[in-house]
RNA sequence: CCGUGCUAAGCGGGGGGCUGGCGGUACCCUGUACCGGCAAUCCGCCAUAGCCGGGCUGAAUUCCCGCCGGAGGUCUGACCGUUUGGGGCCUGACCCCAGUAAGUAGUGUUGAAGGCUGGGUCCCGCGCAAGGGAGCCCUGGUGAACCCCGCCAGGCCCGAGAGGGAGCAACGGUAGCCGGUGUGCAACCUGUGCCGCGGGGGAACCUGGCGGGAGCUGGCUGCUGGGGUAACGCCUGGGCGGCUCCCAUCGAAGGCGGGUGCACGG
Numbered sequence: 001c002c003g004u005g006c007u008a009a010g011c012g013g014g015g016g017g018c019u020g021g022c023g024g025u026a027c028c029c030u031g032u033a034c035c036g037g038c039a040a041u042c043c044g045c046c047a048u049a050g051c052c053g054g055g056c057u058g059a060a061u062u063c064c065c066g067c068c069g070g071a072g073g074u075c076u077g078a079c080c081g082u083u084u085g086g087g088g089c090c091u092g093a094c095c096c097c098a099g100u101a102a103g104u105a106g107u108g109u110u111g112a113a114g115g116c117u118g119g120g121u122c123c124c125g126c127g128c129a130a131g132g133g134a135g136c137c138c139u140g141g142u143g144a145a146c147c148c149c150g151c152c153a154g155g156c157c158c159g160a161g162a163g164g165g166a167g168c169a170a171c172g173g174u175a176g177c178c179g180g181u182g183u184g185c186a187a188c189c190u191g192u193g194c195c196g197c198g199g200g201g202g203a204a205c206c207u208g209g210c211g212g213g214a215g216c217u218g219g220c221u222g223c224u225g226g227g228g229u230a231a232c233g234c235c236u237g238g239g240c241g242g243c244u245c246c247c248a249u250c251g252a253a254g255g256c257g258g259g260u261g262c263a264c265g266g
Base pairs, nucleotide, nucleotide: 001266002265003264004263005262006261009057010056011055012030013029014028015027020046021045022044023043024042034054035053036052037051038050063259064258065257066256067255068254072250073249074248077245078244079242080241081240082239083238084237085236086235087234090233092232093229094228095227096226097225098224099223100222102221103220104219105217106216107215115210116209117208118207119206120205121204122200123199124198125197126196127195128193129192130190131189132188135185136184137182138180139179140178141177142176148173149172150171156165157164158163
């Protein structure tokens, strides 16, 4: 160096998850790699960490070690989106109140503020006027069968007569009843009055006068303070998602380098 037969070992690996831990089933990555049985209300094991049975390859393209590589996964954080709690000095936002008077607007030398003084609005009393219904007066109509008046035809009564008397109707009136009218009378009433007189009141508002001599008002903006709300922004906690990014960690395929037993024969 060649041949034959063996043995170690291998016939996929990795991630997350699960677990005290390891491996597996299921999921994902890698990408092609024996077969059967077992297993998520798990299965099998214990640092020599799947078990049971069978098969194949076999010391190298296949086994072992190191380096490179980096698919993919995971943790933390950041950022973005979304969702759900909490906060209220957070110079945010929104609402309310007060102050201020820089801006603006209005008002003011045709005279502001502050001061003095009068009147009104308000209350009481009186008057006047107006309105109201009732009464009186005035007036029209009607109008008492008798129990109202006057005058009383006829008739009646008394009387010898002269004459006298009572008295119905009609007529004329009246009471009563129904109206009308007023510049009338006197009293009463009042959701009446640009009315008058006297008194009271003085908080507020309106208005006049005197004096004064430049401010006043606070609608809007600004600023300050107080109170409130929590939809929004902000702060803070949790959940979910993200081609992502940073850090850490595990890490397949692939590449490079190195290493690897026994027996027999030539």